[in-house]
RNA sequence: CGCCGAGCUGCCCGGCCUGAUGGCCGGGGAGACCGGGGACCCAUCGUUUUCUGGGGUGAAUCCCGUCCGCGCCUCCACGGGUGGACAGGUAGGGCCACGUUCCGGCCCGAACCCGUCAGCUGACCUGGUAGGCG
Numbered sequence: 001c002g003c004c005g006a007g008c009u010g011c012c013c014g015g016c017c018u019g020a021u022g023g024c025c026g027g028g029g030a031g032a033c034c035g036g037g038g039a040c041c042c043a044u045c046g047u048u049u050u051c052u053g054g055g056g057u058g059a060a061u062c063c064c065g066u067c068c069g070c071g072c073c074u075c076c077a078c079g080g081g082u083g084g085a086c087a088g089g090u091a092g093g094g095c096c097a098c099g100u101u102c103c104g105g106c107c108c109g110a111a112c113c114c115g116u117c118a119g120c121u122g123a124c125c126u127g128g129u130a131g132g133c134g
Base pairs, nucleotide, nucleotide: 001134002133003132004131008031009030011028012027013026014025015024016023017022032129033128034127035126036125037124042119053117054114055113056112057111062089063088065086066085067084068083071082072081073080074079092108093107094106095105096104
């Protein structure tokens, strides 16, 4: 300097460093941006118990194959569902280029949280301002 992301801007108070400009740390509140909860109306007939409860942030969903376990659930099971590892694809997302023609290339497709509970949702209530990469 640039990229993903909401993750930025300035004000006040106290302390420390500097010759100074200025910088750093802690606290308080403001603006801006982002998220959650939350009526009527609308939507829904679910959901819970067993199995695999349900929900949220996020682009990060879904499908198939191989191997391992060949156990567990379902009244029986030859049917259906379910665990782990690896590989491939995919809904979807990002960056660069093009945008007259050409319309391509490179990546991501995770992780975490709530705690049995939440559809939408005005007023209202409430939380975050990180982290990572070239």
The RNA shown here (c-di-AMP riboswitch aptamer (ydaO/yuaA leader)) has 134 nucleotides and comes from Blastococcus xanthinilyticus. It matches the Rfam family "c-di-AMP riboswitch aptamer (ydaO/yuaA leader)". Its family is annotated with regulation of gene expression and cyclic-di-AMP binding in the Gene Ontology. Of the family's consensus pairs, 92% are formed in the model.